[in-house]
Parts: sequence; C1' cells; structure tokens
RNA sequence: GGGGCAGUAGCUCAGUUUGGUAGAGCGGUGCGUUCGCAGCGCACAGGUCAGCGGUUCAACUCCGCUCUGCUCCA
Repeated sequence: GGGGCAGUAGCUCAGUUUGGUAGAGCGGUGCGUUCGCAGCGCACAGGUCAGCGGUUCAACUCCGCUCUGCUCCA
C1' cells in the first nucleotide's frame, strides 16, 4: 500500500437478508414477595446505532469518504 470482517444501552450481542415504532440477556434503580437476605415477579431509567456527507417521503439498514480494532496478502 491492497483485500476481508467488525463498531448498536455500563457489558455481551441480535436486528441489516425485504429501508417503515431501536431490542434481548446480564448489570443498575424502585416496588412486591421475606423477620431480613438470596431467589423470583413487576415496573422504570439508560442509545448522536463509530463519524461526516449523499440517495429517499422515510436510513442502524442502501451509496461514498474518514476513524478505530482484528485478520489476510505484499
């Protein structure tokens, strides 16, 4: 220098296939259950979907460029 993969909640990841309300588990907070704790149940909070631009009525999703990590080739 070139190719491939990945980047989404505090953490691990799904969602991209077919553009149309952003989700799960764990963790956090509150409530219930208990004499109390654990466990369990319910609720809530938590997201510039890596960044910028483009296409579109509408973009996590499509297109371009950039950044970071991993990997292959030279």